[in-house]
RNA sequence: GUGGAGGGCUGGAUGGCCGCGGGGGUUCGCCCUCGAGGAAAGUCCGGACUCCUGGAAGCAAUGGUGCCGGGUAACGCCCGGGCAGGGAAACCUGACGGAUAGCGCCACAGAGAAUAGACCGCCGUGGCUUUGGCUGCGGUAAGGGUGAAACGGUGGAGUAAGAGCCCACCGGGGGACUGGCAACAGAACCCGCACGGCAAGCCCCACCAGGAGCAAUGCCAAAUAGGGAUUUCGCGUGGGCUGAUCUUUCGGGAUAUCGCCACAGGGCUGCUUCCGUCCAGAAAUCCGGGUUGGCAGCUAGAGGCGUCGCGGUAACGUGGCGUUUAGAUGAAUGGUCAUCCAUGGGGGCAACCCCAAGACAAAAUCCGGCUUAUAGGCCCUCCACGCGU
Numbered sequence: 001g002u003g004g005a006g007g008g009c010u011g012g013a014u015g016g017c018c019g020c021g022g023g024g025g026u027u028c029g030c031c032c033u034c035g036a037g038g039a040a041a042g043u044c045c046g047g048a049c050u051c052c053u054g055g056a057a058g059c060a061a062u063g064g065u066g067c068c069g070g071g072u073a074a075c076g077c078c079c080g081g082g083c084a085g086g087g088a089a090a091c092c093u094g095a096c097g098g099a100u101a102g103c104g105c106c107a108c109a110g111a112g113a114a115u116a117g118a119c120c121g122c123c124g125u126g127g128c129u130u131u132g133g134c135u136g137c138g139g140u141a142a143g144g145g146u147g148a149a150a151c152g153g154u155g156g157a158g159u160a161a162g163a164g165c166c167c168a169c170c171g172g173g174g175g176a177c178u179g180g181c182a183a184c185a186g187a188a189c190c191c192g193c194a195c196g197g198c199a200a201g202c203c204c205c206a207c208c209a210g211g212a213g214c215a216a217u218g219c220c221a222a223a224u225a226g227g228g229a230u231u232u233c234g235c236g237u238g239g240g241c242u243g244a245u246c247u248u249u250c251g252g253g254a255u256a257u258c259g260c261c262a263c264a265g266g267g268c269u270g271c272u273u274c275c276g277u278c279c280a281g282a283a284a285u286c287c288g289g290g291u292u293g294g295c296a297g298c299u300a301g302a303g304g305c306g307u308c309g310c311g312g313u314a315a316c317g318u319g320g321c322g323u324u325u326a327g328a329u330g331a332a333u334g335g336u337c338a339u340c341c342a343u344g345g346g347g348g349c350a351a352c353c354c355c356a357a358g359a360c361a362a363a364a365u366c367c368g369g370c371u372u373a374u375a376g377g378c379c380c381u382c383c384a385c386g387c388g389u
């Protein structure tokens, strides 16, 4: 210097005039101050918060995650590591548990696609023959072909020709040993020459998970029709306890109608058990009417930002100091003028002049992530190549 890779910051500045929303002050004239992002987007995850499910335990269903260790309020996120793949490398990607629990799939081509297979071939032997070949039997899977993939690879020995049939190495598997918290890795030894791939197919295993969401929810005010219809299960048994009721000769007696008690039954979560509770009740569906107003929720919530120290490889944790805050409700955060700056084009020897013009984009309960979009500018680190000193 060129190309590549990883990370970070910024994404217009200043001034004047006019106009909005929040907060504070006010002599009510006005003054001061703050006011849309790194993604506010997607609504993909996780929560805080609110309400509903009567509570607890177990089971089922459904869904999610999936190597190891750490971080976090938590996560499907982040950090570090392992393995596999891509890349010359820096780096990037991973839907990364299990194919020996079972089922299923691998089209077409091909002889044959998982306890497979003989199309062309090779070898042995017999017959025929037009001295080119054809054919029967037996052996074979090393060579060729088909295919995304053919039931290990190279070399040797052996064989009629061949074959892990045998041997060496590679590859694969195994138990101990060594290193590591672990996932895993490693040299030696042993093994038999060995039964493919797909689980982003069903499934098995481990772990996690109630539902809905600020249009949650709460309060005030106001209004209406305390509306109508249908369906299902059930509305039981016993006790005289005087409380009620009846009656009395005032000693009591009667009554299961009310109250009370007990049992049973029905209901309250998909099922079971236990507890609790309601009870003549409990649940479900449809039609119709009123309310469309105000306040809260509403902005410091695991707060944000900057800086310093300590621990840690890091993510992050912890302590100190300083500083700071959009809260609208048909929805504010803007318009205009001037100058400067970054960029592109044109003119000019130059100074400079003219034109265009600054990406993606817009808070609505909030926060931690991921994913997607992004003109231009700047910084740091790493890899490769070239040149010079």
Stems, first nucleotide, its partner, number of pairs: 001385010012340007020035006037360001041371002044369005049213004054275006062209005067081005082096001083094004097204002102202002104198003119144002121140008152170005172191003177186003217296004227287007236263004241259001243258002245254003265279004303324009341358001343356005
Background:
Bacterial RNase P class A from a Paracoccaceae bacterium, 389 nucleotides, folded computationally. Model confidence (mean pLDDT): 76 of 100. It was read from a public genome assembly, where an Rfam model found it. Rfam family: Bacterial RNase P class A. It is annotated as a ribozyme. Lineage of the source: Bacteria > Pseudomonadota > Alphaproteobacteria > Rhodobacterales > Paracoccaceae.